A computed fold for a 477-nucleotide part of an RNA from Picea glauca, annotated as small-subunit ribosomal RNA, 5' domain.
Rfam family: Bacterial small subunit ribosomal RNA. Its family is annotated with ribosome and structural constituent of ribosome in the Gene Ontology.
Its mean pLDDT, the model's own confidence on a scale to 100, is 81.
The full RNA is in RNAcentral, with records from SILVA.
Context: one part of a larger RNA
RNA sequence: GGAUGAAUGUUAGCGGAAUUCUUAACAAAUGCAAGUCAGACAUAAAGUGGUGUUUCCAGUGGCGGACAUGUAAGUAACAUGUAAGAACCUGCCCUUGGGGGGGGAACAACAACUGGAAAUGAUUGCUAAUACCCCAUAGGAUGAGGAGAAAAAGGAGGAAUCUACCCAAGGAGGGGAUUGCAUCUGAUUGUUUAGUUGGUGAGGCAAUGCAUUACGAAGGUGAAGAUCAGUAGCUGGUCCAAGAGGAUGAUUAACCACACUGGGACUGAGACACGACCCAGACUCCUACGGGAGGCAACAAUGGAGAAUUUUCCAUAAUGGGUGAAAUCCCGAUGGAGCAAUGUUGCGUGAAGGCAGAAGGUCGACGAGUCAUGAACUUCUUUUCUUGGAGAAGAAGUAAUGUUAGUAUAUGAGGAAUAAGCAUCAUCUAACUCUAUGCUAACAACCGUGGUAAGACAAAGGAUGAAAGCGUUAUCC
Repeated sequence: GGAUGAAUGUUAGCGGAAUUCUUAACAAAUGCAAGUCAGACAUAAAGUGGUGUUUCCAGUGGCGGACAUGUAAGUAACAUGUAAGAACCUGCCCUUGGGGGGGGAACAACAACUGGAAAUGAUUGCUAAUACCCCAUAGGAUGAGGAGAAAAAGGAGGAAUCUACCCAAGGAGGGGAUUGCAUCUGAUUGUUUAGUUGGUGAGGCAAUGCAUUACGAAGGUGAAGAUCAGUAGCUGGUCCAAGAGGAUGAUUAACCACACUGGGACUGAGACACGACCCAGACUCCUACGGGAGGCAACAAUGGAGAAUUUUCCAUAAUGGGUGAAAUCCCGAUGGAGCAAUGUUGCGUGAAGGCAGAAGGUCGACGAGUCAUGAACUUCUUUUCUUGGAGAAGAAGUAAUGUUAGUAUAUGAGGAAUAAGCAUCAUCUAACUCUAUGCUAACAACCGUGGUAAGACAAAGGAUGAAAGCGUUAUCC
C1' cells in the first nucleotide's frame, strides 16, 4: 500500500445492486416449513319434500415425505480434485415388441362391548378395492439327463379413444463399487498389522472383493516417513503479489458428512431416513404415580455466550418442486418487502457574476497582510426536498390472473430552499504559526519530543488529505 462476513469512536442527505451468529454442533416459549388423489375403494355425513346432481371427510389404497432447506461436529481418507477402466442397480421419463384368462379368503373403517387419568388399546361381528392370495398362460434361464421357480388392475367416456397395469429389450438422466496421481504439521512419534497379506471350499451382496466363515500358508506396510499424535470438511474459487508464490475456503456452484448423543434395522427404485420407527443415554415437560410426550445445524422469534450479525413481515403473481386426467391444492424452496453506512457503486449539499477588498477572527514589519469572491448583494437552476394529478414492464396462454405497488418512470407547481463531518500537519508523509505549560501535564508505529522563546504536549488561527464518510483496533499478503 491492498484486502475483510469485521468490531469500535465520531459524524451522517439520497438511490442502485449485494451482504449480515466467524463465538455455544449451547438450550429450546410460540407460529409455520409436505402433502396430494373421490377419474382406485366401501361406509358415513351435509344438502333436497323425493329422485337426480353436487360437496366434504376419519379410514383402506396409490404416489411423494431419499428432492428442496440447514450446518461444518466428525473426517488426513478413494473424503475431495483429476484421469481411467469394469463386476453392477435404476421409481418417474423416452423408444420398441408382446400380454392382461379364471377364482378365492381376509383386514381397517363401521357397530357392539370393554381397559386406561391420558397416550393409546383388547375382544366379538360386518364390508370394498388399482390392497392380498391361488390356478392358468411364457419369451427364456439352469442342468449330462430326469426334472423345472416366477406376471398382471382397473378407471373415464354413448362410442371412437384416452389413461393406468404386467413381462422383455434399449436409451437418457441418476447412483453404488475399483484403480493411478495430487492433497497440513510433528522423528523430542521408528517400527507396525492378526481378517492382518494372499490362496482353496462355502455362504452372502445389485455388484467386485477376507466384505463374512472354515481350513491350511506367513505374509502385508515402512526413512520416497508407515504407525501414532495434533489440526482440518475438500474443490471451482477469493485476497495479496510484476511473477514465482503466500494466505484463505463467508455469500454463490459442485461433492462429502451430519440432523439431541450412541446403536439398530423396517419400508422402498432409492434411506440405514433433519420435521419416520425401535433400543439405550443425558436433558425438558405432563401425570390420577400405574405410565406417557419431545428434539429449530428449516424460516422467523427467544434465552445464553460474545467485540459482534436483522422481521415472531407479504405472496404463491413469476421460477421450480409434489400430487392429480384436469381444475385445483400444498410449498418459510423461491419471489419480494422491512432493519443495519456492513462493504461497493452513483448522485447531491448549488451555478454564474460580485471590491467599499464589509463586519469579525488571526498575525504583529499593523497592512487595500491573511481567512477571502468567501459572505452580503444581483441574475439563474431544481438533481435532491415538499406537493398535485397520471402510472408501468416483468403474463407465457384468446380472455382472466401482479405479492411487488400506487413502487419505478415521465409530468405540473413551490422555494437555495432539507443536506459536512473526520483525521493529520518534527522525519518517514501532503500540510506552520501564535499563546499557554515548563522532564510537569502529556504525545508516541519507530527514532524520539517536553527541563522558559516546543513547527512533536494543550488550545487558537491557518493549511493538507481523503470525503457521507473519516480515524483506531484485529487478521492476511